Predicted 3D model of a 378-nucleotide RNA (Bacterial RNase P class A) from Brevundimonas sp. The sequence is in RNAcentral, with records from ENA.

[in-house]
RNA sequence: CCAGACGGCCGGGCGGUCGCGGCGGGUUCGUCCCGUCGAGGAAAGUCCGGGCUCCACGGUGAAGAGGCGGCGGGUAACACCCGCCCGGGGCGACCCGAGGGAUAGCGCCACAGAAAGCAAACCUCCGGCCCUGCGGGGCCGGGAAGGGUGAAAGGGUGGGGUAAGAGCCCACCGCGGCUUCGGUAACGCGGCCGGCAUGGCAAGCCCCGCCUGGAGCAAGACCGAAUAGGGGCGUCGCGCGGACUCCGGUCCGCAGGGUUCACCGCCCGAGACGCCCGGGUAGGUCGCGAGAACCGUCCAGCGAUGGGCGGUCCAGAGGAAUGAUCGUCACCCGCCUCCGGGCGGGUACAGAACCCGGCUUACAGGCCGUCUGGCGCC
Numbered sequence: 001c002c003a004g005a006c007g008g009c010c011g012g013g014c015g016g017u018c019g020c021g022g023c024g025g026g027u028u029c030g031u032c033c034c035g036u037c038g039a040g041g042a043a044a045g046u047c048c049g050g051g052c053u054c055c056a057c058g059g060u061g062a063a064g065a066g067g068c069g070g071c072g073g074g075u076a077a078c079a080c081c082c083g084c085c086c087g088g089g090g091c092g093a094c095c096c097g098a099g100g101g102a103u104a105g106c107g108c109c110a111c112a113g114a115a116a117g118c119a120a121a122c123c124u125c126c127g128g129c130c131c132u133g134c135g136g137g138g139c140c141g142g143g144a145a146g147g148g149u150g151a152a153a154g155g156g157u158g159g160g161g162u163a164a165g166a167g168c169c170c171a172c173c174g175c176g177g178c179u180u181c182g183g184u185a186a187c188g189c190g191g192c193c194g195g196c197a198u199g200g201c202a203a204g205c206c207c208c209g210c211c212u213g214g215a216g217c218a219a220g221a222c223c224g225a226a227u228a229g230g231g232g233c234g235u236c237g238c239g240c241g242g243a244c245u246c247c248g249g250u251c252c253g254c255a256g257g258g259u260u261c262a263c264c265g266c267c268c269g270a271g272a273c274g275c276c277c278g279g280g281u282a283g284g285u286c287g288c289g290a291g292a293a294c295c296g297u298c299c300a301g302c303g304a305u306g307g308g309c310g311g312u313c314c315a316g317a318g319g320a321a322u323g324a325u326c327g328u329c330a331c332c333c334g335c336c337u338c339c340g341g342g343c344g345g346g347u348a349c350a351g352a353a354c355c356c357g358g359c360u361u362a363c364a365g366g367c368c369g370u371c372u373g374g375c376g377c378c
Stems, first nucleotide, its partner, number of pairs: 001374010012329007020038007040349001044360002047358005052216004065212005070084005085099001086097004100207002105205002107201003122147002125142007155173006174196001175194005181188002220286004230277007239254006256268004291313001293312008330347007
């Protein structure tokens, strides 16, 4: 210098003018004045885990449902993070992995292929017999090495062996069992035995281990009208006739009212006023901003993280503020240029709504650090 890997950070700066919300103060009380604070790294998706609140719940266990799944650690907790192991990829820095169990059981394995799990024999190989037009063909038997199909064909490579072959035999690798040593462990390095038995899929059901009560700030708490309901007490009443009565009322008939008019039918047919009590609604207040907080520093730890000390206070709206504009500087693009510069345009994704820890996704442009490979020079 080129190419790359990983990690972290910024997300326009300064000044003026106008405007908006919270808080504090002032005030001549005028929605006026002054001061101060006022979005993010993702405030997003609402996918996990917590705090908080209400509901449910005697304890324990089981079942069901959902989630998680190498080992160890961190944490309030996690599906997050750190370290390590194993497998895969890359020359490498480094990256990727739903990474328990397939001898508990069930199920599935498309297409192709003879055969896809009780293995199988299409071509081919070998032996015997028969036929022959001498190219070959048929039958019986041996075999599974070679070819072919497939994601996958009952270990792999090499040698021996054989008519041809085959773990039939041998070496190494793989696999299974036992085991020494190292490691907290996952696991690793060896040793001995076994001739090979047990194909794959659990992101199909399932089995094993661990975790989980439900709903969510429109949670929930407090204050609380007007109007209309509810309850209590008091006063005045309760059409006409009849019957009964425990004197509160009840039943029957006839009026009366409603059903747009009439008839039938059906329904109503005792309440009004005053005082008091209680629930809810509108509305208001709280929840709601000093915390798993931020900054600096030291200590422990490989690290995630934890602890000590010092400092800081850092949005709280409720149709919902956090904006607009000007100057200047910075960066990018285009045009012009007398190479000094000038003119014009642009500067992302997005935006709190109870809070916090994560994950994921979006993002113009830029900065920093560590490391890897290659080339050149000293």
The prediction has a mean pLDDT of 75. Rfam family: Bacterial RNase P class A. Gene Ontology terms of the family: tRNA processing, dimeric ribonuclease P complex and ribonuclease P activity.